RNA sequence: GGGUUUGUAGCAUAGUGGAUUGUGCAAUCGGCUUCGGACCGAUAGAUCGUGGGUUCGAAUCCCACCAAACCCU
Numbered sequence: 001g002g003g004u005u006u007g008u009a010g011c012a013u014a015g016u017g018g019a020u021u022g023u024g025c026a027a028u029c030g031g032c033u034u035c036g037g038a039c040c041g042a043u044a045g046a047u048c049g050u051g052g053g054u055u056c057g058a059a060u061c062c063c064a065c066c067a068a069a070c071c072c073u
Base pairs, nucleotide, nucleotide: 001072002071003070004069005068006067007066010025011024012023013022018056027043028042029041030040031039049065050064051063052062053061
């Protein structure tokens, strides 16, 4: 220098054009308990890496860039 894959909540992960971006763990509150853990219920937490484009509509398709892993030279 070239190529492939990946980037979604604190962590992990699902979501291949249309319902409010879902789930587990973690966090907060409550229940239970003498207390704690476990368990049960609830709540909050996401500009979907950044910017632009296509579309009535984009996490999803296209382009550029950024970061990481791997391969080639």

The RNA shown here (transfer RNA) has 73 nucleotides and comes from an archaeon. The RNAcentral record of the sequence draws on ENA. It matches the Rfam family "tRNA". By type it is a transfer RNA. Its family is annotated with triplet codon-amino acid adaptor activity in the Gene Ontology.